[in-house]
RNA sequence: GUUCAUGUCACUGCAAGCCCUCGUAUAAUGUCGGGAAUAUGGCCUGACAGUCUCUACCGAGCGACCGAGAAUCGCUUGACUACGAGGACGUUGUGCGACAUU
Repeated sequence: GUUCAUGUCACUGCAAGCCCUCGUAUAAUGUCGGGAAUAUGGCCUGACAGUCUCUACCGAGCGACCGAGAAUCGCUUGACUACGAGGACGUUGUGCGACAUU
């Protein structure tokens, strides 16, 4: 000096992972069947549509309306899921470098 192996330190390049933010989808929406409640009530269940889309399609609050019938309506607020982008962490793997020993 080179090769192999091991260890330590540093970097945070790459991949995975966890977390956060944003964008797209969908309006947490619409239509219909069956059943239920009745002003102390206004629900339960099933099907379909909606997304270059898997899943989901609900909760809470406020207000209106229905004078006893079978029908609800408006507003506010709160998610998950799919895909994409960015950020943070350095946990895991990998890579590069330095040093030590053999």

Predicted 3D model of a 102-nucleotide RNA (Purine riboswitch aptamer) from Paenalicyclobacillus ferrooxydans.
The coordinates come from a structure-prediction model, not an experiment, and the mean pLDDT is 79.
Its Rfam family is "Purine riboswitch aptamer". The literature on the family includes a 2003 paper in Cell by Mandal et al., "Riboswitches Control Fundamental Biochemical Pathways in Bacillus subtilis and Other Bacteria". The family has 133 seed sequences and 4,097 matches in Rfam 15.1. Rfam links the family to the GO term purine nucleobase biosynthetic process. About the family: Riboswitches are metabolite binding domains within certain messenger RNAs that serve as precision sensors for their corresponding targets. Allosteric rearrangement of mRNA structure is mediated by ligand binding, and this results in modulation of gene expression.
The organism belongs to Paenalicyclobacillus, within Bacteria.
The sequence is in RNAcentral, with records from Rfam and Ribocentre.